The prediction has a mean pLDDT of 76. The RNA shown here (Bacterial RNase P class A) has 368 nucleotides and comes from Panacagrimonas sp. The model forms 92% of the base pairs in the Rfam consensus. The RNAcentral record of the sequence draws on ENA. It is recorded under the gene name rnpB.
RNA sequence: GGAGUCGGCCGAACAAUCGCCGCUAUCGGAAGAUGGGGGAGGAAAGUCCGGGCUCCACAGGGCAGAGUGCCAGGUAACGCCUGGGCGCCGUGAGGCGACGGACAGUGCAACAGAAAGAUACCGCCAAUGGCCCGGUUCGCCGGGCACAGGCAAGGGUGAAAUGGUGCGGUAAGAGCGCACCGCGAGUCUGGCAACAGACCGGCACGGCAAACCCCACUCGGAGCAAGACCAAAUAGGGAAGGACGCACCGCAAGGUGCAACGCGUGGCCCACGCGCCUUCCGGGUAGGUUGCUUGAGCCCGGCGGUGACGCCGGGCCUAGAGGAAUGGUUGUUCUCGACAGAACCCGGCUUACAGGCCGACUCCUUUU
Numbered sequence: 001g002g003a004g005u006c007g008g009c010c011g012a013a014c015a016a017u018c019g020c021c022g023c024u025a026u027c028g029g030a031a032g033a034u035g036g037g038g039g040a041g042g043a044a045a046g047u048c049c050g051g052g053c054u055c056c057a058c059a060g061g062g063c064a065g066a067g068u069g070c071c072a073g074g075u076a077a078c079g080c081c082u083g084g085g086c087g088c089c090g091u092g093a094g095g096c097g098a099c100g101g102a103c104a105g106u107g108c109a110a111c112a113g114a115a116a117g118a119u120a121c122c123g124c125c126a127a128u129g130g131c132c133c134g135g136u137u138c139g140c141c142g143g144g145c146a147c148a149g150g151c152a153a154g155g156g157u158g159a160a161a162u163g164g165u166g167c168g169g170u171a172a173g174a175g176c177g178c179a180c181c182g183c184g185a186g187u188c189u190g191g192c193a194a195c196a197g198a199c200c201g202g203c204a205c206g207g208c209a210a211a212c213c214c215c216a217c218u219c220g221g222a223g224c225a226a227g228a229c230c231a232a233a234u235a236g237g238g239a240a241g242g243a244c245g246c247a248c249c250g251c252a253a254g255g256u257g258c259a260a261c262g263c264g265u266g267g268c269c270c271a272c273g274c275g276c277c278u279u280c281c282g283g284g285u286a287g288g289u290u291g292c293u294u295g296a297g298c299c300c301g302g303c304g305g306u307g308a309c310g311c312c313g314g315g316c317c318u319a320g321a322g323g324a325a326u327g328g329u330u331g332u333u334c335u336c337g338a339c340a341g342a343a344c345c346c347g348g349c350u351u352a353c354a355g356g357c358c359g360a361c362u363c364c365u366u367u368u
Stems, first nucleotide, its partner, number of pairs: 001364010012333007020039002023036005041339001045350002048348005053223004065219005070084005085099001086097004100214002105212002107208002121155002123151003128148002130145006163181006182203001183201002186199005227290004237281006245258005261275005297316008334337001
């Protein structure tokens, strides 16, 4: 100098002015006025995990269902994080990993292939049995066939065919024997463990569990439109009290008379049911208040720990709206500005993002 890996941070700046939403001080009886101060993010997003909080349910246990899945630790908890192991990728710094179990059982493997579970198409063999031919000292011997049989070396199919290569061995073969490599459920050693190393064992019967399943562990449901408080009008519920009716006159307003709520069930009374008015009570709706932001909080320092993180001390208060504020204009400057906008609150993960800054480390090249 070039190319990279990992981690952290910022993400237009400043000023003036006019608004908007909270807070606070003063004045005011109140309405309000004046002053001061605060007002989106690293993801506020997706709503994918985990928790707090709230209401409902709940003795305990089991079934079903869902989730997680190498080991140890961190944490309120997690599917997150940290450290470690193993496998794969990269020259490396580093990155990625649903990474428990396939002798509990069931199942699956397109096409091809004989066969995808215990198999033989082509092939190899002729030890054993059988058949044929020849010889014979009648005990058998030699040659042939490939019917029974033996084999899985080679060919062929496939993503995958029962460890690989070599030597020996054999009728032909085969861990049948041996050497090296691989493998392993045994032993020892190290480690909390995952696991690793050494010894030992001819190998002890293939793959798939993001197929059912088995094993271990975790999980009650709904969500701030949760929930709590105050509380109209109308309708409905309860209690107490009342009596609306009928006939005639009158255009109507009203007046007069009769009866003492009316209607239904019932022969009648009682009773029962339905209905009218007034007052009161309680539930609930609209509306209002609250939940609401002080919290597993943030910053600094010290200590413990490899680390995630924990403990101690000091300091700080940093949006809280709710048809929903956080904006507009002007000026100056620069590297000319990305993704994006709180809605109960936290911890994570994932996704989007113009550009810029810092730190640690790796590889290549060059110079001294």